[in-house]
RNA sequence: UAAGGAUGCCGGAUGGUCGCAGGCGUUUUCGCGUCUGAGGAAAGUCCGGGCACCGCAGGGCAGAGUGCCGGGCAGCUCCCGGUGAAGGCGACUUUAAGGAAAGUGCAACAGAGAUAUACCGCGUCUCUCCUUUGGGAGCGGCGUAAGGGUGGAAAGGCGAGGUAAGAGCUCACCAGCGGCAUGGCAACUUGUCCGCUCUGUAAACCCCACUUGGUGCAAGAUUGAUAAGAGGGCAUAUGCGGCGGCCCGUCGCGCUCUCGGGUAAUCGCUCGAGCCUGAUGGCAACUUCAGGCCUAGAUAGAUGGCCAUCUAAGACAGAACCCGGCUUAUAGACAUCACUUACAAU
RNA sequence: CCGGGUGUAGCUCAGAUGGUAGAGCGCGUGGUUUGGGACCACGAGGCCGCUGGUUCGAAACCAGUCACUCGGACCA
Numbered sequence: 001u002a003a004g005g006a007u008g009c010c011g012g013a014u015g016g017u018c019g020c021a022g023g024c025g026u027u028u029u030c031g032c033g034u035c036u037g038a039g040g041a042a043a044g045u046c047c048g049g050g051c052a053c054c055g056c057a058g059g060g061c062a063g064a065g066u067g068c069c070g071g072g073c074a075g076c077u078c079c080c081g082g083u084g085a086a087g088g089c090g091a092c093u094u095u096a097a098g099g100a101a102a103g104u105g106c107a108a109c110a111g112a113g114a115u116a117u118a119c120c121g122c123g124u125c126u127c128u129c130c131u132u133u134g135g136g137a138g139c140g141g142c143g144u145a146a147g148g149g150u151g152g153a154a155a156g157g158c159g160a161g162g163u164a165a166g167a168g169c170u171c172a173c174c175a176g177c178g179g180c181a182u183g184g185c186a187a188c189u190u191g192u193c194c195g196c197u198c199u200g201u202a203a204a205c206c207c208c209a210c211u212u213g214g215u216g217c218a219a220g221a222u223u224g225a226u227a228a229g230a231g232g233g234c235a236u237a238u239g240c241g242g243c244g245g246c247c248c249g250u251c252g253c254g255c256u257c258u259c260g261g262g263u264a265a266u267c268g269c270u271c272g273a274g275c276c277u278g279a280u281g282g283c284a285a286c287u288u289c290a291g292g293c294c295u296a297g298a299u300a301g302a303u304g305g306c307c308a309u310c311u312a313a314g315a316c317a318g319a320a321c322c323c324g325g326c327u328u329a330u331a332g333a334c335a336u337c338a339c340u341u342a343c344a345a346u
Numbered sequence: 347c348c349g350g351g352u353g354u355a356g357c358u359c360a361g362a363u364g365g366u367a368g369a370g371c372g373c374g375u376g377g378u379u380u381g382g383g384a385c386c387a388c389g390a391g392g393c394c395g396c397u398g399g400u401u402c403g404a405a406a407c408c409a410g411u412c413a414c415u416c417g418g419a420c421c422a
Stems, first nucleotide, its partner, number of pairs: 001342004005337004010332001012310007020037007039316001043327002046325005051216004058248004063212005068082005083097001084095004098207002103205002105201003119148002121144005127138004156174002159171003175197004179192003183188001220267004229259006239253004261421003274293006281286001347418007356371004365402001373389005395411005
């Protein structure tokens, strides 16, 4: 210098002017003054929780979810640190990563054979035929998984011995699994060479371990007003509903469908596992302590328009009960690093 | 705001314990007819909404994403 890697941050600012919503103050009403007023994702609704109701939040089965190890957190499918595997020259990145040695299912097509197999080949035996008497050919039986071919996958790989031909049948090396020892809290590592050679698939059923009641602020509470019923289905406590599925238990009592009629306001509502700064402990996530701060709350739904300057104002996108994460979208701009690789100079 | 469902040919839909995708209507060509319709025969047309993953193999299983669509207050 170039190309990367990792981490973090911003994503308009200031002034003027017109306007909108909420709080407070003031006013006889109109109004006036003042303060505050979207996001890093407010989104998807994928997890977890608060809160509220379902009498209690109950038991069993079924169902659902999670899945290397340790830690963090209120909790999580989140975060941090590590292990193994895969990718990259590297910094580093990714990882739904328990069990296939409990059982079941599936493996199309191709191929002789798909979880065990004899099509070709190799060897051998009986019989038959030929013959140059060395042997050769054919039908059939048996042995054989070394070689051929098919496939994603064919009975660990390769070499030597061995054999009629072969074969972990035996041996050396390598690979995998299990046992034992070693280090580690653990995943796992290293060793031993003691045993074994076993297909893949669990984002198929399943097994193991752990977790799990349902419904969501249209939850729900209070006050008040209005209104009109009609038709169908099931049932009469062995029924129906609360309570996603079944059984038990428990509470209540008619339940349900279609068409039609009627309807306001207040609370819930925003101070919270909250935010900022500094320190302590910890590799880190995070914890603890001290100080400071108050930061939208509507209900047809505010947060906007214009002008000037900053080179330019242009991305994704708009709160609706709240909070912690994850995922997805995002023009452009910036910072940090005893980071990596290549080239050059010293 | 909350909670469900569905995306397969031009249209309406099948196909689901994973093995390479069909039907009806429509469209094209030919036949039949004096001609048209109907009828008969043949044919074309699909990245199974999109992107990744699992698997030997995905329309199907898993994750993300996009679009469409349905339901949900209280009273009587």